RNA sequence: GGGUCACGCGAUCGCGGGGGGUCAAAUCCCUCGAGGAAAGUCCGGACACCAAAGGGCAAGGCGGUGGGUAACACCCACCCGGGGAAACCCGCGGGAAAGUGCCACAGAAACAAACAGCCGAUGGCGCAGCCUUCGGGAGGCGCACAGGCAAUGGUGAAAUGGUGCGGUAAGAGCGCACCGGCGUCGCGGUGACGCGGCGGCCGGGUAAACCCCGUCUGGUGCAAGGCCAAGCAGGACCGUUGAUCCGGCCCGGGGAGGUCCAGGUAGGCCGCAGGACCAUGGAGAACGUGGUCCCAUCGGAGCUCAGGUUCCGUUGAGAUGGAUGGUCGCGCGAGACAAGAUCCGGCUUAUCGGCCCGCUG
RNA sequence: CGGGGCGUAGCUCAGCCUGGUAGAGCAUCUGCUUUGGGAGCAGAGGGUCGGAGGUUCGAAUCCUCUCGCCCCGACCA
Numbered sequence: 001g002g003g004u005c006a007c008g009c010g011a012u013c014g015c016g017g018g019g020g021g022u023c024a025a026a027u028c029c030c031u032c033g034a035g036g037a038a039a040g041u042c043c044g045g046a047c048a049c050c051a052a053a054g055g056g057c058a059a060g061g062c063g064g065u066g067g068g069u070a071a072c073a074c075c076c077a078c079c080c081g082g083g084g085a086a087a088c089c090c091g092c093g094g095g096a097a098a099g100u101g102c103c104a105c106a107g108a109a110a111c112a113a114a115c116a117g118c119c120g121a122u123g124g125c126g127c128a129g130c131c132u133u134c135g136g137g138a139g140g141c142g143c144a145c146a147g148g149c150a151a152u153g154g155u156g157a158a159a160u161g162g163u164g165c166g167g168u169a170a171g172a173g174c175g176c177a178c179c180g181g182c183g184u185c186g187c188g189g190u191g192a193c194g195c196g197g198c199g200g201c202c203g204g205g206u207a208a209a210c211c212c213c214g215u216c217u218g219g220u221g222c223a224a225g226g227c228c229a230a231g232c233a234g235g236a237c238c239g240u241u242g243a244u245c246c247g248g249c250c251c252g253g254g255g256a257g258g259u260c261c262a263g264g265u266a267g268g269c270c271g272c273a274g275g276a277c278c279a280u281g282g283a284g285a286a287c288g289u290g291g292u293c294c295c296a297u298c299g300g301a302g303c304u305c306a307g308g309u310u311c312c313g314u315u316g317a318g319a320u321g322g323a324u325g326g327u328c329g330c331g332c333g334a335g336a337c338a339a340g341a342u343c344c345g346g347c348u349u350a351u352c353g354g355c356c357c358g359c360u361g
Numbered sequence: 362c363g364g365g366g367c368g369u370a371g372c373u374c375a376g377c378c379u380g381g382u383a384g385a386g387c388a389u390c391u392g393c394u395u396u397g398g399g400a401g402c403a404g405a406g407g408g409u410c411g412g413a414g415g416u417u418c419g420a421a422u423c424c425u426c427u428c429g430c431c432c433c434g435a436c437c438a
Base pairs, nucleotide, nucleotide: 001357002356003355004354005353007331008330009329010328011327012326013325015033016032017031018030019029020028021027035337039348040347042346043345044344045343046342047221048220049219050218054251055250056249057248059217060216061215062214063213064078065077066076067075068074079093080091081090082089083088094212095211099210100209101206102205103204112160115153116152117149118148119147122146123145124143125142126141127140130137131136161179162178163177164176165175166174180202181201182199183198184197185196186195187194188193225270226269227268228267234261235260236259237258238257245253246252263437264436265435274294275293276292277291278290279289280288281287295316296315298313299312300311301310302309303308332335362434363433364432365431366430367429368428371387372386373385374384381418389405390404391403392402393401411427412426413425414424415423
């Protein structure tokens, strides 16, 4: 780092499903009966209804690349960045060079600039001399007025690529070498990207701020929805001049009901829980065990350029006040987190402890 | 089961959208006033913004996970 198990066995009392005996019921007998997370409901689908599931805008999700998939925010491999001596781990990982906003305090300045400071080459002013054909001319020193600079100091989370040498009045990618970034060309790669050459091009951060780019999304959710039964009491308003509805707006569609108050019921079935067959045990078409085939789920392996396909293994409970528990005995390591509610694939979170495999020091 | 919302001082709430000092009312405490109390006036204390992690220079505020609480949703006609 990955995988796996989730107290075991026996007895007894009890609970839910299915089946059998009995006309039926009571009752008796047989048999099956939670998880790796059933959880959070965070994603993605199936399924059902909304006429068909329409167009645009808006809104929202996602975001390195390639692949897998019914689909995903998941998985696999790789790339880039960060950490580690290594195995390995972490990353909401498009764009800040399209635009807008923000960057508190401090600070001169937060994208635009000059506080201290350095210089004052050039121009200006001042001073003392020099040369002169008396018109003027060439310099020196000083001031810090114009002006130049952004190295140094200070502030800050962040200050205009970094280090060094040259250069300059002082400085500066101003020039050069190396490093970093960006652009471009070539080569390699499916691609993200990598390597090399060239160009001083050097343009702060923030998009889990608006936004831009790419891509995806119609809505509601099993209290969806279908059937049966029971019972009651209507009223107001809106609506065929088109309402509610197709989630918000517009277009377009559609075509008769809608909203509220009052009243009644608090029931059942389906949806809904794999199917068919053979052998054997069995009273049995229940159920167990073994086997064959089909359906679906997940995992592994092989073949295929790919779509796919083959083999092996695994799983398939069905309540509706809602079932899996209690007690006793034995064993050990003294048994954690926790329990279905339409189903499935993920993620995340909780979890006593044991076992197996691989790798590093 | 499904959907939605809220946790900030002892209590009730604002601030969150658009990040930078955590505020208001009531309550508590102290002082003044009063013979004393209440009322009034003046002042003070009190918060790890439910918890953990992340983004950012900086988080009550944005994002993720988690804990707790509250509300709505049946059918007939």

This is a predicted complex of two RNAs, RNase P RNA and transfer RNA, with 438 nucleotides together. Rfam match: Bacterial RNase P class A.